[in-house]
RNA sequence: GAAUAUUGAGGGCAAAACCAUUGAAAGGUGGUGACGCAAAGCCUUGGGUCUAACGUUCUAAUUUAUGAACCAUGAUUGCCAGGUUGCAAAG
Numbered sequence: 001g002a003a004u005a006u007u008g009a010g011g012g013c014a015a016a017a018c019c020a021u022u023g024a025a026a027g028g029u030g031g032u033g034a035c036g037c038a039a040a041g042c043c044u045u046g047g048g049u050c051u052a053a054c055g056u057u058c059u060a061a062u063u064u065a066u067g068a069a070c071c072a073u074g075a076u077u078g079c080c081a082g083g084u085u086g087c088a089a090a091g
Stems, first nucleotide, its partner, number of pairs: 006090002012037002017032006035078001041084003045081003048076003055070004
C1' cells in the first nucleotide's frame, strides 16, 4: 500500500405507536419516540410486495350509481439482488 472475516468507542440513522399535514389509496413529509441497523449512505437497474384513482370488461340500472375482475402511469430500497462511495481502534 491492497484485500478483508469479526468486534462497534465516539458519532450517525430511526421501526411500531401517537399528533399534525399531504394523497383516491398504498404511501410521503414534519414532531414526539426507539424496534432495530456496520452502509438502515447514495442510485433506483432487475425480481418481489402494497395500492387501484384513471382506463378496460362485466353486473344492476337507464345515462347515472353500486359492486366485481384486470391494469402502474402510483408507491416500498428498514423485502432481496445489483451498481457506487465511505468509517475509530484491534485483527

RNAcentral holds the sequence, with entries from Ribocentre. The RNA shown here (c-di-GMP-I riboswitch aptamer) has 91 nucleotides and comes from Desulfobacter sp. Its mean pLDDT, the model's own confidence on a scale to 100, is 78. The organism belongs to Desulfobacter, within Bacteria.